[in-house]
The RNA shown here (transfer RNA) has 72 nucleotides and comes from an Aquificota bacterium. It matches the Rfam family "tRNA". Lineage of the source: Bacteria > Pseudomonadati > Aquificota. Its mean pLDDT, the model's own confidence on a scale to 100, is 85. The same sequence occurs in records of 2 taxa.
RNA sequence: GCCGGCGUAGCUCAGCGGCAGAGCGCGGGCUUCGUAAGCCUGAGGUCGUGGGUUCGAAUCCCACCGCCGGCU
Numbered sequence: 001g002c003c004g005g006c007g008u009a010g011c012u013c014a015g016c017g018g019c020a021g022a023g024c025g026c027g028g029g030c031u032u033c034g035u036a037a038g039c040c041u042g043a044g045g046u047c048g049u050g051g052g053u054u055c056g057a058a059u060c061c062c063a064c065c066g067c068c069g070g071c072u
Stems, first nucleotide, its partner, number of pairs: 001071007010024004018055001026042005048064005
């Protein structure tokens, strides 16, 4: 330099045009003499950045940034 994959909550990841979610973690509550476990509930997101397409984009297209792999 070229090609490909990935980037979404604190962490691990779903979601592939029509309300952004799960598990773990975190806060509160129930239960217990108390703790752990269990159950209920809540908070937490400029969906890597900037454009484009569309009535509508996390999702499709382009460029860039970062990480990983391959080729030379």